[in-house]
Glycine riboswitch aptamer from Steroidobacter gossypii, 98 nucleotides, folded computationally.

RNA sequence: ACCGGAUUGGCAGGAGAGUGAGCGCGGCGGCGACGUCGACGCUCCGCCGAAGGAGCAAUCUCCCAUGAACUCUCAGGCUACAGUACUGCGGAUCCGAC
Repeated sequence: ACCGGAUUGGCAGGAGAGUGAGCGCGGCGGCGACGUCGACGCUCCGCCGAAGGAGCAAUCUCCCAUGAACUCUCAGGCUACAGUACUGCGGAUCCGAC
C1' cells in the first nucleotide's frame, strides 16, 4: 500500500402528515371600531414516522446475544427553509489481519 471492522464528519439525492380552530404577539392601514399579513408563541382537536427512544416478529439458540424500513408514538414533525433513516461518492481516526 491493499483487505476487513468500528467511529466520525464533507458533497449529492432524500419521503410522510392541517398552517385546522381559538387566543395572544408583531408589521401595515385606520380618529376609532376594525381590517389585513406573519416561515412568531400558547391551547385544543386531527394526523405523520425515515433523528432518537421503546416493544415485539424473525435469526441464532441451553441460556445468551443480535434485534428490522414491522409496531408504538415518549420525543420529534405536519406552508417555505432547515432536519431526517437510507443510498452513492470521496475522506479522517482507531483496531485487526497480512
The model forms 90% of the base pairs in the Rfam consensus. It matches the Rfam family "Glycine riboswitch aptamer". From the family's description: This family represents the bacterial glycine riboswitch. Glycine riboswitches usually consist of two metabolite-binding aptamers domains with similar structures in tandem. The aptamers cooperatively bind glycine to regulate the expression of downstream genes. In Bacillus subtilis, this riboswitch is found upstream of the gcvT operon which controls glycine degradation. The coordinates come from a structure-prediction model, not an experiment, and the mean pLDDT is 81.